[in-house]
RNA sequence: AGUCGUACGGGCUGCGCCUGCUUCUUUUUGUGGUGGGUGUGGUGAGUGGCGAACGGGUGAGUAUCACGUGAGCAACCUGCCCUCCUCUCCUGGAUAACCUCAUGAAAGUGGGGCUAAUACGGGGUGUGCCCGUGCUGGUCGCAUGGCUGGUGCGGGAUAGGGCCUGCCUGUGGGUGGGUCUGGUGGGGGAUGGGCUCGCGGCCUAUCAGCUUGUUGGUGGGGUGAGGGCCUACCAAGGCGGUGACGGGUAGCCGGCCUGAGAGGGUGGGCGGCCACACUGGGACUGAGACACGGCCCAGACUCCUGCGGGAGGCAGCAGUGGGGGAUAUUGCACAAUGGGCGAAAGCCUGAUGCAGCGACGCCGCGUGAGGGACGGAGGCCUUCGGGUCGUGAACCUCUUUCGCCAGCGGAGAAGGUCCUGCCCUGUGUGGUGGGGCUGACGGUAGCUGGGUAAGAAGCGCCGGCUAACUACGUGCCAGCAGCCGCGGUAAUACGUAGGGCGCGAGCGUUGUCCGGAGUUACUGGGCGUAAAGGGCUUGUAGGCGGCUGGUCGCGCCUGCCGUGAAAUGCCCCGGCUCAACCGGGGGAGUGCGGUGGGUACGGGCCGGCUUGAGUGCGGUAGGGGAGGCCGGAACUCCUGGUGUAGCGGUGGAAUGCGCAGAUAUCAGGAGGAACACCGGUGGCGAAGGCGGGUCUCUGGGCCGUUACUGACGCUGAGGAGCGAAAGCGCGGGGAGCGAACAGGAUUAGAUACCCUGGUAGUCCGCGCCGUAAACGUUGGGCACUAGGUGUGGGGGCUCUUUUCCGGGGCGCCCGCGCCGCAGCUAACGCAUUAAGUGCCCCGCCUGGGGAGUACGGCCGCAAGGCUAAAACUCAAAGGAAUUGACGGGGGCCCGCACAAGCGGCGGAGCAUGCGGAUUAAUUCGAUGCAACGCGAAGAACCUUACCAGGGCUUGACAUGUGGGCGCGGGCCGCGGAGACGUGGUCUUCUCCUGCCUGCCGGGCUUGUCCCGGGGGGUGGGGGGUGCCCUCACAGGUGGUGCAUGGUUGUCGUCAGCUCGUGUCGUGAGAUGUUGGGUUAAGUCCCGCAACGAGCGCAACCCCUGUCCCGUGUUGCCAGCACGUGGUGGUGGGGACUCUCGGGAGACUGCCGGGGUCAACUCGGAGGAGGGUGGGGACGACGUCAAAUCAUCAUGCCCCUUAUGUCCUGGGCUUCACGCAUGCUACAAUGGCUGGUACAGAGGGCUGCGGUGCCGUGAGGCGGAGCGAAUCCCUUAAAGCCGGUCUCAGUUCGGAUCGGUGUCUGCAACUCGACACCGUGAAGCCGGAGUCGCUAGUAAUCGCAGAUCAGCACUGCUGCGGUGAAUACGUUCUCGGGCCUUGUACACACCGCCCGUCACGUCAUGAAAGCCGGUGACGCCCGAAGCCCGUGGCCCUACGGGGAGCGGUCGAA
Repeated sequence: AGUCGUACGGGCUGCGCCUGCUUCUUUUUGUGGUGGGUGUGGUGAGUGGCGAACGGGUGAGUAUCACGUGAGCAACCUGCCCUCCUCUCCUGGAUAACCUCAUGAAAGUGGGGCUAAUACGGGGUGUGCCCGUGCUGGUCGCAUGGCUGGUGCGGGAUAGGGCCUGCCUGUGGGUGGGUCUGGUGGGGGAUGGGCUCGCGGCCUAUCAGCUUGUUGGUGGGGUGAGGGCCUACCAAGGCGGUGACGGGUAGCCGGCCUGAGAGGGUGGGCGGCCACACUGGGACUGAGACACGGCCCAGACUCCUGCGGGAGGCAGCAGUGGGGGAUAUUGCACAAUGGGCGAAAGCCUGAUGCAGCGACGCCGCGUGAGGGACGGAGGCCUUCGGGUCGUGAACCUCUUUCGCCAGCGGAGAAGGUCCUGCCCUGUGUGGUGGGGCUGACGGUAGCUGGGUAAGAAGCGCCGGCUAACUACGUGCCAGCAGCCGCGGUAAUACGUAGGGCGCGAGCGUUGUCCGGAGUUACUGGGCGUAAAGGGCUUGUAGGCGGCUGGUCGCGCCUGCCGUGAAAUGCCCCGGCUCAACCGGGGGAGUGCGGUGGGUACGGGCCGGCUUGAGUGCGGUAGGGGAGGCCGGAACUCCUGGUGUAGCGGUGGAAUGCGCAGAUAUCAGGAGGAACACCGGUGGCGAAGGCGGGUCUCUGGGCCGUUACUGACGCUGAGGAGCGAAAGCGCGGGGAGCGAACAGGAUUAGAUACCCUGGUAGUCCGCGCCGUAAACGUUGGGCACUAGGUGUGGGGGCUCUUUUCCGGGGCGCCCGCGCCGCAGCUAACGCAUUAAGUGCCCCGCCUGGGGAGUACGGCCGCAAGGCUAAAACUCAAAGGAAUUGACGGGGGCCCGCACAAGCGGCGGAGCAUGCGGAUUAAUUCGAUGCAACGCGAAGAACCUUACCAGGGCUUGACAUGUGGGCGCGGGCCGCGGAGACGUGGUCUUCUCCUGCCUGCCGGGCUUGUCCCGGGGGGUGGGGGGUGCCCUCACAGGUGGUGCAUGGUUGUCGUCAGCUCGUGUCGUGAGAUGUUGGGUUAAGUCCCGCAACGAGCGCAACCCCUGUCCCGUGUUGCCAGCACGUGGUGGUGGGGACUCUCGGGAGACUGCCGGGGUCAACUCGGAGGAGGGUGGGGACGACGUCAAAUCAUCAUGCCCCUUAUGUCCUGGGCUUCACGCAUGCUACAAUGGCUGGUACAGAGGGCUGCGGUGCCGUGAGGCGGAGCGAAUCCCUUAAAGCCGGUCUCAGUUCGGAUCGGUGUCUGCAACUCGACACCGUGAAGCCGGAGUCGCUAGUAAUCGCAGAUCAGCACUGCUGCGGUGAAUACGUUCUCGGGCCUUGUACACACCGCCCGUCACGUCAUGAAAGCCGGUGACGCCCGAAGCCCGUGGCCCUACGGGGAGCGGUCGAA
């Protein structure tokens, strides 16, 4: 993907030459027309040849000799190319083109008539050569057989063309020579192919059996060639656990990516091979095809049509549509390289060379270099000082790559072709000159000049992994995220900014692969408890295997040879300025094949041996197995006797049984099942398992002996057998027990635990099942590696009354246990019975759930078993050990914890607090114990934080700046609820200094003089202070106690909590601190791998209890004295009480008992007090994100004419209720009343307030005394002595309400307390439940104080008076301490966690069915086509060929 006219005929159309006829001009010549011949071009189609089987594309199919690698073909072919030999003779008939006719819309087709060839046919020659065949030699090969001779027979070819040059001929033509090229036959070569074999490379066994042309043979066919490749017949083979057959997936390799390697992944570009060309089938032509741009048929699709019929195949290059996350120009050129044709020129070539697009990759380069601190501006942060961006910029000096503009640059890539010469007889497609022509890229590479820092930086990240941090915004929102995880108001994790880190014309993301991952482990893992030993045995294949001699040389080792393509990768060298890229050389390619050698080891073969293994012989123990027979106890039932009212059962009962006679008891009988004691970490067995006695049969073990065999062994995928209980089938049996079931109880329920019954079953025979925590959770075998001790079996030696029996000691073998070293182990633990050290074989594991499930297969009567996933989902699931915490675990021990007591609460009324409700507000906080008479130890205003209304805005309060004005304050008005607003009046700071004025004193020089003091006026400056304005700021009881400090509660006054060093443990951690005693106590003692120490306990401190010393006023008063109505009133005293200060005393010191010669404990003595005398203060490490931002302080956030501040009024005091804490009661141990006694501790000057007087009283008048051991509050009360009341809702009880007062206070309406008169409610001792208290305690009685004007005082904090009961005891409740144990808990039992159901979503299985894909088999029809047969028709050159028809096969 054409090309060739130098294979051929001819159409059309140019140009030239020769020539005939004719027209015109006319003399030739010339012009026009027409014909013939000839030469030379162009062009379209045709005959013929070569090519079109190359080159280019793609990876659908293919698990295959397709590929890789190495061999083989003695079973093969090969056009063009190279080389050698040979031949190229005679002859014939057609046919396309062309002409013509017909037909069709077209594509086209048909008929008739010519013609050529290197097209086609026939014949001849072929001794050489080839093929076939007969005979006969040589030689070689693993076999079939090959190679090579001799001889005979048969068969087999061809084509010419170009150029040069002769001869003959009448133009045509004939016939020679030379040369080039082509043709025929044959040999050899090269190249390319065909066929065969060894080895190698995917997943799946939930594919285990596959196969009929299948496996082989014989004959035949077919091919270039071997072959079941095809066919007929015969035989019955062939393949498979070393994975056949089937299913899924896939082009293979050189290489590429990764990895230290071994490996793992991959096959895009380049290169080799294969396959495919719309899908399926088929052949034709040819050297080569079953043929990408050829043909035929079928199918799907698209297009044309006149509806009859036709045309087509981009997985060639561009390009279009579609699909997609995504992938380019309808470019230039054949100049080069290569290919086809040609003699050549040349033509063709989307091969190729170039260009275009794409940061897609690799490489190189630039975006400037040097200097430059005032550390500028600006940004950000800030502790407000500053820090940082940052020498960064500006600024100064310098350079110009790349880009831009301009010029040079046919330089390199260049060989070829044409023309024209020369050289050699070395005449060849020879060699060598000169000239012309030829460039797509491209005016490109490169060079030069110009000009200016000029045109040129982004992306990701900054919680850890992992390099890089702050601010703001946001507030579990918005969002981030590879894993862990961030975000719920202080986010280095979100978003933004500043800064930083990392890369840089790139940077991130996503996907995939390898690595890390020793996490499939060959190198290089495991299986007691983490996943993992098969339930056990036997045994097939297989794997592995004792000592010794020989032999082979298969494995193994080694030398050499061939191959292992190129490219890639590695090393060296070189070319583009470097590099990427490219070129040259080397090495490697660990492989396969051949050959020479070696023989230790493994292996094959032939021998020998005895120690492994087995056999024999002699003993021996045993619940080993099977079968038969026998036995007693117990139980139930039956019969009979005795006997009477219950029995039975339980935590307690009931159901049940019993007067129809049970239970109990005696006797007799029947039946079934199981075998007490012995009995034992004792025995036997492979495991499951095996237990009365005896007999028969039978398996195995152990010991001794060393006679026999002579490696006969070990393990064991599949296979086979055995295999508890339950269960199943058939048939028996059935006493007891006893699923299911029934009843009774228990319980909220109780489909359970308990009780009464009771069916299957449990038992026997036969047959199934085949599982288990079938466990030592530990496969089997062999060998080696300290011991100690017990026990079962059997020998040996020895001792002993040496008979025997028996006993002791020593040592051997085989079992079964315990302890323990080395070693191992994550630890726990194992440890000659290994979980130690090695070897051999098998089984099994690979995160949790889904799930030992679904589907499939096999087994089973069934139940079900064996084998065995995935989707989906989670960031874990697990092991061992540690510390805690917890337990309706254990041990020991405490506490008003229970118990024993006494008194309360819960019922009533009231008070107070809280919840709730209400409200304009009822301010806020506290909420189990550990909030609730709490913050409140003083809410009428104030307080006050709340509400309503009215005001103020540098503020009610602080500091400072600037400016202005005054200097401050007092008093009196007006409006108003007041705050506030607005007036009047009086008075008016301080220091320094200047001036004016007048006054006083002094000096004298008497002056308008000097000095000093002080008054008034005025000016300047400073200080202080007030007002106005301004700026910083004030202020906030606004939020966050989960941002905090401080303080506090609680466990708990419980006895604990820790550290240093040492030791133990891989580690968490342990030890110490545990243990034996003891204590109130981790108090002390003893012991101990611990030794010490700290914080706690105790003591030291305070109060109180006894005594002593000192001290005596305001206290005291014995004695002395004085005085009074009376009083320590007075003198005085220093005894006593008491005050203050100091001291003594108590320490288990003494005695006795117990106890470890201890600590300590029990008893006693003495003593005021006795075993910490009583009380207080004192609260370890820590827990509760406990409480408090409203005491205070404080970070951050928020408000700023208000969330600040002032004021008036209101509210915190509301009330259908609920709760908590109290008070008072319900009465006689009492109420009322008269009299009378005794405290302690406190307070008091805007205070306590005596005596006196007034009032019924609260209180008033009044003021002595007292800053208090002096005076006052201050009469304490219960008590005691009398009286009265007499059991009553009362002479109990006092709420509530009415009235009248007192006091405080600016003011008692909301909203005070008290007094008096009147009124007289509920309530008669309190359900479930619950609180306090162990001695000067509970109970009971009053007193004082703080806060405070007054008061809610029944609260709180103190004080004293009177003054009990009870504790057996630690079982139980609550809380706590120590030790120990279990744990799936660790925000720690108020933990964790399971299942059903409801709704929705997702994934998977099943489902009556329905639809589709793929594959297989059978049958029917049967296209094209090859092959076979026929061929009366057609053609024929006479050799034959063909149409047609029939047949086998045959796709959809």

Overview
This is a predicted structure of a 1452-nucleotide RNA (small-subunit ribosomal RNA) from Actinomyces sp. Taxonomically the source falls in Actinomyces (Bacteria, Actinomycetota, Actinomycetes, Actinomycetales). The sequence is in RNAcentral, with records from ENA and SILVA. The prediction has a mean pLDDT of 83.